[in-house]
The RNA shown here (Guanidine-I riboswitch aptamer) has 107 nucleotides and comes from Nisaea nitritireducens. It matches the Rfam family "Guanidine-I riboswitch aptamer". Rfam's curators write: This family represents a conserved RNA structure found upstream of the ykkC and yxkD genes in Bacillus subtilis and related genes in other bacteria.

RNA sequence: GUGCAGCGCGUCUAGGGUUCCGGCCGCAAAUCGCGGCGCUGGUCCGAGAGAUGCAAUCCGGCAAACUGACAUAGCCGGAGACACGGCGGGGCAAAAUCCCGGGAGAU
Numbered sequence: 001g002u003g004c005a006g007c008g009c010g011u012c013u014a015g016g017g018u019u020c021c022g023g024c025c026g027c028a029a030a031u032c033g034c035g036g037c038g039c040u041g042g043u044c045c046g047a048g049a050g051a052u053g054c055a056a057u058c059c060g061g062c063a064a065a066c067u068g069a070c071a072u073a074g075c076c077g078g079a080g081a082c083a084c085g086g087c088g089g090g091g092c093a094a095a096a097u098c099c100c101g102g103g104a105g106a107u
Base pairs, nucleotide, nucleotide: 008054009053010052011051012050015045016044020042021041022039023037024036025035026034027033057079058078059077060076061075062074082102084105088100089099090098
């Protein structure tokens, strides 16, 4: 320098729509019911390239039993990074910065 593989989980947010609740409108009329409207909301969906906490993994120190010894279990501390990006398709009711996808492609 090039290639291959891996890059997890929880909570939340930007964002997203309309199953359910609520709201608004119409019909009806006792507050039930039926139809329509996503409508500042609650539930809900929700980020690789957002936030945060963990984990995997790596590094340093101490280190039981066993052992000739190194080392291991375990404990403590540290690191846990970087990241331009379609069209199209999928999708729970639907949509999305969701999934295909750290993909195609670009540098």